[in-house]
Context: one part of a larger RNA
C1' cells in the first nucleotide's frame, strides 16, 4: 500500500448489488419448513337430480378419518468427529439400480383376512384390549414363463387391476442413460523433549457373509506385515474449486457460491425400502426438560423466524408460491421457511446528491500583526439571475407470464420508469499539522495537566500537551484496533 463475514469512536442524504450467529455441535416457549393421489379400496358425510310423497334405490359432483401406492435416502442445516483411500487426481475389476428411454414376451385360474365402521372394556393421559363385520393395484396358495442353478436325471422364479374404448398401469427378461458401493498409483500439517508397533496382526486353504472383492467373518497351517524415505503415539484440522496478496516464485486463509466427506442431544443397533443403518422414522441405553390423577407418559430448532445464555460482535416470531425447481397426480391441482421477493445494520463494494453562475466600496465580526497602518477567512457572505439531481405530492405505469387453444393467472408493487407541480429547497463530517509525511501561528500551561507508530515533546518564549484561527487529507464517511500478504 492492499485486504476482512469484522469490531470499536466520532459523524451519517440517497439508490443499486451483495452480504450478516466467526463465540456455546449451549439450552429452548411459539408457530410453519412432507406432502400427494378418490382414474388402487370399503365405510362415512354432503350439495344436486331421477324413480310417486316418506322411507329405500340410482346418477352426477364434493369433503377426507383408514387401508393401499408413490414420495418421505431429496431438498435444507452445520463442520462435532476426522491426518485417512475423508479430499484431489489419475487408473481397476468382482457388483447393485426405483423413477426414465428402447426393445421382446406375458397379463392365467383361486383363496384365507384385516384396518376403517359398530358394541362392550381399561386408563388421568399417551393408547390399549377384546367380539362381530367388509374391501381391494394389500396378502396368500397353484398354473405357465426365451431366465437362473445343475451331478445333464432335474430342480427353480412372475404378475393387478382401473376407468371406459382408448389409455394409464402390472409381471419377467435384454439393453441404455444417469447415479451409487468397492479396490489401487500419486497427492496430502506440526512435532523425534513419540522409536519401535503389530496377534485377525502378515500370507495361505477351506467356509461363513454381501448387490459385489476381500481377515470383512470363522477353523485351520504358516510366521509373517511396517518402520529414520519417520512407522507407532500426541497435538491441530473437514478436503476441493477457490479467496487474499505479490512482478513472480511463494505466503496466507478455506466466510458467501459449486462439489465431495461426515453429523443430526450422546452411545448403540437394526427394521422398512431401489436406496438409510434415516435431521423433523423405531427400539434400547444415558444425561436433561415437561405433564402427571404417582401408576404412567412426552421432547430434541446443526430447517425458517424467534427466545435465553457466554461473547467485541451479527437481522424480521415478514409476503407469496406469480416465477424457477422438486415430490404426488392422467388432469385439474395440492404441498414446499427449497426459492421468489420485501425488512434491519454505511458490513462492503459501486453510482449519485448536499448546488450553479454573477457578485468587492474585498462588509461586520474573529484571528494575526513590525499597530494612526498593514495581512488573513474571502467570491466566502449579503444580493441579483439560474437550475430541481435528489426531496415531497399528484397523475401515467411495465418486463418479469410460460401454460395446446380462447380466457384467466404478480407475492414483489401506492415497486421500476416516465409526465407536472413546488422550492435551494430536506442533506457533512472525520483525521492530522516536530521529522518520517501534505498542512503552522497565538494564547494558556511550565518535566505538572498531557501526547505517542519509531525518533521523541513538556522542567516559563512547547509550530510536539490543551484551546482558537487558518491550513493539509479523505470524504457518507473518516479515525482506532486485530489479522494476512
Nucleotide at each position: 500500500g492492499g485486504a476482512u463475514g469484522a469490531a470499536c469512536g466520532c459523524u451519517g442524504g440517497c439508490g443499486g448489488c451483495g452480504u450478516g450467529g466467526a463465540u456455546a455441535a449451549g439450552g429452548c416457549a411459539u408457530g410453519c419448513a412432507a406432502g400427494u393421489c378418490a382414474a388402487a379400496c370399503g365405510a362415512u358425510c354432503u350439495a344436486u337430480g331421477u324413480g310417486u310423497u316418506u322411507a329405500c334405490a340410482u346418477a352426477u359432483g364434493g369433503a377426507a378419518a383408514g387401508u393401499g401406492g408413490c414420495a418421505a435416502a431429496c431438498g435444507g442445516g452445520g463442520u462435532a468427529g476426522u491426518a485417512a483411500c475423508a479430499g484431489g487426481u489419475a487408473g481397476g475389476a468382482a457388483c447393485a439400480u426405483a423413477c426414465c428411454a428402447u426393445u421382446g414376451a406375458g397379463u392365467c385360474a383361486u383363496g384365507a383376512a384385516u384396518a376403517a365402521c359398530u358394541g362392550c372394556g381399561a386408563g388421568a393421559a399417551a393408547u390399549c384390549g377384546u367380539a362381530a363385520c367388509u374391501a381391494a393395484u394389500a396378502c396368500a396358495u397353484g398354473a405357465u414363463a426365451u431366465c437362473u442353478c445343475u451331478a445333464c436325471g432335474g430342480a427353480g422364479g412372475a404378475a393387478a387391476g382401473a376407468u371406459u374404448u382408448a389409455u394409464c398401469g402390472c409381471u419377467c427378461a435384454a439393453u441404455g442413460a444417469a447415479u451409487g458401493g468397492c479396490c489401487u498409483g500419486c497427492u496430502g500439517a506440526g512435532u523425534a523433549u513419540c522409536a519401535g508397533c503389530u496377534a485377525g496382526u502378515u500370507g495361505g486353504u477351506a467356509g461363513u457373509g454381501u448387490a459385489a472383492u476381500g481377515g470383512a467373518c470363522u477353523a485351520c497351517c504358516a510366521a509373517g506385515g511396517c518402520u529414520a524415505u519417520g512407522a507407532c503415539g500426541c497435538u491441530u484440522a473437514g478436503g476441493g474449486g477457490a479467496g487474499g496478496u505479490g512482478a513472480g516464485a511463494g505466503c496466507c486463509u478455506g466466510a458467501c457460491c459449486c462439489c465431495c466427506a461426515c453429523c443430526a442431544u450422546u452411545g448403540g443397533a437394526a427394521c422398512u425400502g431401489a436406496g438409510a443403518c434415516a435431521c423433523g422414522g423405531u427400539c434400547c441405553a444415558a444425561a436433561c426438560u415437561c405433564c402427571u390423577a404417582c401408576g404412567g407418559g412426552a421432547g430434541g430448532c446443526u430447517g425458517c423466524a424467534g427466545u435465553c445464555g457466554a461473547g467485541a460482535a451479527u437481522c424480521u416470531u415478514c409476503c407469496g408460491c406469480a416465477a424457477u425447481g422438486c415430490a404426488c397426480g392422467a388432469a385439474a391441482g395440492u404441498g414446499u421457511g427449497a426459492c421468489g421477493g420485501a425488512g434491519c445494520g454505511a458490513c462492503g463494494c459501486c453510482g449519485c446528491g448536499u448546488g450553479a453562475u454573477g457578485g468587492a466600496u474585498g462588509a461586520a465580526g474573529c484571528c494575526c500583526u513590525u499597530c494612526u497602518g498593514g495581512g488573513g477567512u474571502g467570491u466566502a457572505a449579503a444580493c441579483a439571475u439560474c437550475u430541481u439531481u435528489u426531496a415531497u405530492a399528484a397523475g401515467u405505469g411495465a418486463a418479469g407470464a410460460a401454460g395446446c387453444u380462447u380466457a384467466u393467472u404478480g407475492a414483489c408493487a401506492u415497486u421500476a420508469a416516465c409526465u407536472u407541480a413546488u422550492g435551494a429547497a430536506u442533506a457533512a463530517g472525520g483525521g492530522g499539522u516536530u521529522c518520517c509525511u501534505a498542512a503552522a501561528c497565538u494564547c494558556g500551561u511550565g518535566c505538572c495537566a498531557g501526547c505517542a507508530g519509531g525518533a521523541g515533546c513538556g522542567g516559563u518564549a512547547a509550530u510536539a500537551c490543551g484551546a482558537g484561527u487558518a491550513c493539509c487529507c479523505c470524504g457518507a464517511g473518516c479515525g482506532u484496533u486485530a489479522u494476512c500478504c